[in-house]
Context: one part of a larger RNA
RNA sequence: CGUUAGAAGAUUGAGAGGGCCUGACUCUAGUACGAGAGGACCGAGUCGGACGGACCGCUAGUGUACCUGUUGUAGUGCCAACUGCACCGCAGGGUAGCUAUGUCCGGUUAAGAUAAGCGCUGAAAGCAUCUAAGUGCGAAACUUGCCUCAAGAUUAGUCUUCUUUUAAGGGUCGUCAAAGAUUAUGACGUUGAUAGGCUAUAGAUGUAAAGACAGUAAUGUCAAAGUCGAGUAGUACUAAUUACCCGU
Numbered sequence: 001c002g003u004u005a006g007a008a009g010a011u012u013g014a015g016a017g018g019g020c021c022u023g024a025c026u027c028u029a030g031u032a033c034g035a036g037a038g039g040a041c042c043g044a045g046u047c048g049g050a051c052g053g054a055c056c057g058c059u060a061g062u063g064u065a066c067c068u069g070u071u072g073u074a075g076u077g078c079c080a081a082c083u084g085c086a087c088c089g090c091a092g093g094g095u096a097g098c099u100a101u102g103u104c105c106g107g108u109u110a111a112g113a114u115a116a117g118c119g120c121u122g123a124a125a126g127c128a129u130c131u132a133a134g135u136g137c138g139a140a141a142c143u144u145g146c147c148u149c150a151a152g153a154u155u156a157g158u159c160u161u162c163u164u165u166u167a168a169g170g171g172u173c174g175u176c177a178a179a180g181a182u183u184a185u186g187a188c189g190u191u192g193a194u195a196g197g198c199u200a201u202a203g204a205u206g207u208a209a210a211g212a213c214a215g216u217a218a219u220g221u222c223a224a225a226g227u228c229g230a231g232u233a234g235u236a237c238u239a240a241u242u243a244c245c246c247g248u
Base pairs, nucleotide, nucleotide: 001152005163006162007161008160009159010158011157015149016148017147018146021049022048023047024046025045026044027043033038051106052105053104054103055102059100060099061098062097066093067092068091069090070089071086072085073084074083075082076081110144111143112142117137118136119135120134169246170245171244172243173189174188175187176186177185194239195238196237197235198234199233200232201231203228204227205226211222212221213220214219
């Protein structure tokens, strides 16, 4: 821009894409079969491999948010306590998020029409013949069925509701994230929990400083401390003000 009034929502599915894998073992059964050696079809179940999708409760990794230990050096006048720099200085842990090595799930069942093949009936050709007329079975292939997208499917579909006038509905703007290069998408904008702050807390780290007590001291105890807390819940304290534009 179109879809021919403009919108908000919900849909059908022409069409397109994806998927379609496979092993071992047990039972049936040492049965059928076979002189024996050997050894099934059909059917029922168990456990896997590779591949794919989703997720983070478990395990594990990362985690330059975070907590702790510690070296050198510089600074805060000194001690103590902290801070900067040294690959995040190095090292030990680690929430959320993101992940796999982790967890869950998937390939099924079935229908239709068939291929090779196997048939039935059956002439030409008194017989025979699956074929000539007619009529069956038959494969991971085909068409459906499963998953995803899908009306720019210009054949532009369908349904419901709203608005018929400064409308319905959008946008600018602001606070943002489950989204993200930008845009877009999604949540919210005081009739408010959208983000920050604050409070509490799951959780992380591992017992802060100062002081007191014990000890000659190192150190220990008061103390599961202190700090953090991307998660969860609550709370309008702060910021989402006002306003304008499109739409006819």